[in-house]
RNA sequence: GUCCCUGAUGCGGGAGAGUCCGAACAGUUUCACACUGUUCGGCGCCGAAGGAGCAAGGAACCCCCUCCGAAUCUCUCAGGCCAGUCCACUGAAGGACCGCAACGGGGUG
Numbered sequence: 001g002u003c004c005c006u007g008a009u010g011c012g013g014g015a016g017a018g019u020c021c022g023a024a025c026a027g028u029u030u031c032a033c034a035c036u037g038u039u040c041g042g043c044g045c046c047g048a049a050g051g052a053g054c055a056a057g058g059a060a061c062c063c064c065c066u067c068c069g070a071a072u073c074u075c076u077c078a079g080g081c082c083a084g085u086c087c088a089c090u091g092a093a094g095g096a097c098c099g100c101a102a103c104g105g106g107g108u109g
Base pairs, nucleotide, nucleotide: 003107004106005105006104007103009101010100011099012098013097018043020042021041022040023039024038025037026036027035028034044081045080046079050077051075052074053073057068058067059066082091083090084089085088
């Protein structure tokens, strides 16, 4: 001084799906209704935190079985489907992944 792998950090980008129904508790209140928050239950949905599954192929093996084996694919266990109003848009949280920066660890020339 070059390249590769990897870890966390900062910045930027980053989708989807109920403004659902009911009950309880608390608060607000005109102490009825209604509104807000939390919890629980129900039906319906989303997938890009996490998790799980597997193909080609490989190992072993007489064969079968078995083991390794990816994801933005599949499953939805988990998680999520929030708020506002100009009623189809905006914003918040989260977010795989991508880009930039500097730093740590490992490898290589």
Overview:
This is a predicted structure of a 109-nucleotide RNA (Glycine riboswitch aptamer) from Nesterenkonia haasae. NCBI's taxonomy places the organism under Bacteria, Bacillati, Actinomycetes, Micrococcaceae, Nesterenkonia.